[in-house]
This is a predicted structure of a 508-nucleotide part of an RNA (large-subunit ribosomal RNA, domain I) from Pseudanabaena sp. It matches the Rfam family "Bacterial large subunit ribosomal RNA". Lineage of the source: Bacteria > Cyanophyceae > Pseudanabaenales > Pseudanabaenaceae > Pseudanabaena.
Context: one part of a larger RNA
RNA sequence: CGCACUAGGUGGAUGCCGUGGCGAUGAUAGGCGAUGAAGGACGUGGCAACCUGCGAAAAGCUUCGGGGAGCUGGUAAACAAGCUUUGAUCCGGAGAUGUCCGAAUGGGGAAACCCGGCCCGCGAGGGUCACCCUGCACUGAAUACAUAGGUGCAGAGGAGCGAACCGCCUGAACUGAAACAUCUAAGUAGGGCGAGGAACAGAAAUCAACCGAGAUUCCGAGAGUAGUGGCGAGCGAAAUCGGAAAAGCCUGCUGUCUUUAGCACGUGUCUUAGAAGAACGGUCUGGAAAGUCCGGCCAUAGCGGGUGAUAGCCCCGUAUUCGAAAAGACGUGUGUGGAACUAGGUCAGCGAGAAGUAGGGCGGGACACGUGAAAUCCUGUCUGAAGAUGGGGGGACCAUCCUCCAAGGCUAAAUACUCAUCAUCGACCGAUAGUGAACCAGUACCGUGAGGGAAAGGCGAAAAGAACCCCGGAAGGGGAGUGAAAUAGAUCCUGAAACCGCGUGCGU
Numbered sequence: 001c002g003c004a005c006u007a008g009g010u011g012g013a014u015g016c017c018g019u020g021g022c023g024a025u026g027a028u029a030g031g032c033g034a035u036g037a038a039g040g041a042c043g044u045g046g047c048a049a050c051c052u053g054c055g056a057a058a059a060g061c062u063u064c065g066g067g068g069a070g071c072u073g074g075u076a077a078a079c080a081a082g083c084u085u086u087g088a089u090c091c092g093g094a095g096a097u098g099u100c101c102g103a104a105u106g107g108g109g110a111a112a113c114c115c116g117g118c119c120c121g122c123g124a125g126g127g128u129c130a131c132c133c134u135g136c137a138c139u140g141a142a143u144a145c146a147u148a149g150g151u152g153c154a155g156a157g158g159a160g161c162g163a164a165c166c167g168c169c170u171g172a173a174c175u176g177a178a179a180c181a182u183c184u185a186a187g188u189a190g191g192g193c194g195a196g197g198a199a200c201a202g203a204a205a206u207c208a209a210c211c212g213a214g215a216u217u218c219c220g221a222g223a224g225u226a227g228u229g230g231c232g233a234g235c236g237a238a239a240u241c242g243g244a245a246a247a248g249c250c251u252g253c254u255g256u257c258u259u260u261a262g263c264a265c266g267u268g269u270c271u272u273a274g275a276a277g278a279a280c281g282g283u284c285u286g287g288a289a290a291g292u293c294c295g296g297c298c299a300u301a302g303c304g305g306g307u308g309a310u311a312g313c314c315c316c317g318u319a320u321u322c323g324a325a326a327a328g329a330c331g332u333g334u335g336u337g338g339a340a341c342u343a344g345g346u347c348a349g350c351g352a353g354a355a356g357u358a359g360g361g362c363g364g365g366a367c368a369c370g371u372g373a374a375a376u377c378c379u380g381u382c383u384g385a386a387g388a389u390g391g392g393g394g395g396a397c398c399a400u401c402c403u404c405c406a407a408g409g410c411u412a413a414a415u416a417c418u419c420a421u422c423a424u425c426g427a428c429c430g431a432u433a434g435u436g437a438a439c440c441a442g443u444a445c446c447g448u449g450a451g452g453g454a455a456a457g458g459c460g461a462a463a464a465g466a467a468c469c470c471c472g473g474a475a476g477g478g479g480a481g482u483g484a485a486a487u488a489g490a491u492c493c494u495g496a497a498a499c500c501g502c503g504u505g506c507g508u
Base pairs, nucleotide, nucleotide: 001507002506003505004504005503008500009499015493016458017457020429021428022426023425024424025423026422027421028420029418030417031161032160039101040100041099042055043054044053046079049075050074051073061095062094063093064092065091066090070083071082072081106115107114108113116129117128118127119126120125131158132157133155134154135153136152137151138150139149165196166194167193168192169191170190176183180230206213207212217244218243219242220241221240227235228234248410249409250408252350253349254348255347257345262336263335264334265333266332267331268330269329270328271327272326274322275321276320280295281294282293284291296313297312298302304316305315306314359383360382361381362380363379364378365377366376369395390405391404392403393402394401445452446451465492468479469478470477471476
């Protein structure tokens, strides 16, 4: 030095675990905000670093319910001081307080800061003052009436935030075509505006085919069909049929009659705390019984979780039944109310029944349809009708025939989505997995910034977390003790491999 073996060190794989994730189902909710949001800064505890809670009334205050013995949130134990059957802590409803920033709104500003006016108050201090819109009142030009403008008052009006879904406007490229230009990707991604719990659409100037149907939306078929297409790559209907769900309506003026809505009281269901809730003992092994054996019991409850190993009967629960002072949601009954705010109905009379529109030329766009024989829809530009004895459509166009009535408006459901709440589930993951994040993570750290973005779980049933003695300055170790176990000793379950040295044997 090599090989082999033993016992170790190092290391943290593997196994096991589950307060974390992922996916789904059902229900709820679908908004919050000038009555100041979302999100923050700074404070707040007897001692207080961070998290959580809260706001100078500051881990809290008041009140109404629940609950019933301990309590003063967590990491986190001790100390100190207290509270509590005159019902605390805790849980739920309602209310009070709620610094400063933030739409941030008195003015400013490098967010959490600086500086003001006016009113009230002895003072400490309190209140108020942005902009836009709407309504009313008063004023009021050029310019006579007027209007613009100005001033004041009133308004829970608007603003800002929010995961996806939705509508409108705008709108790429990579890519594919095996290159590439029409085409495709795609009206996608991105950008802007706006709304709702859904949005959009919607009661035929629709289809159909000589038979007829009867608003819209969504699903299945029709069908990868008919078509379209450098007829390439590709794109791709409709009628019709079967389902889900179904709902139809309105208009200006005058008069007339009536009801809903609204308000009050009652009542029912649900939500926001909860309550009751059956039935077991012994033996053996063991550190421990829920395991074994023996004998019982309950079950509208043998879902699940915990307890020193695997528990229907030990604990929490579960089936089932019950429950609200207060607040909210939905339904229902009675009374009141009376057009006065808003929105409608009946009857009668009068009126209206949609023009720079339909259509056309040129240029584009949308229709499955790329200009094509190209109808239909939209319109930048130029034009431009008719008036129900009228007009549109039926895929160039014409006739016949059929069908409908544009240029005003409203409309539930079936459909889409899930930031969030509750319940339940999984031939989903199990710490290099599953969220980036099981752990004080969008943290540490990086970047001027936009932005990027980790690693990191496990003693034990219980801390019983090793008193005391010895070596050592300490770290650390040896005894002793705890424990079933300490090669479970806090760098702590299991403890693989690489790698390291000690020992033994063999070889050189």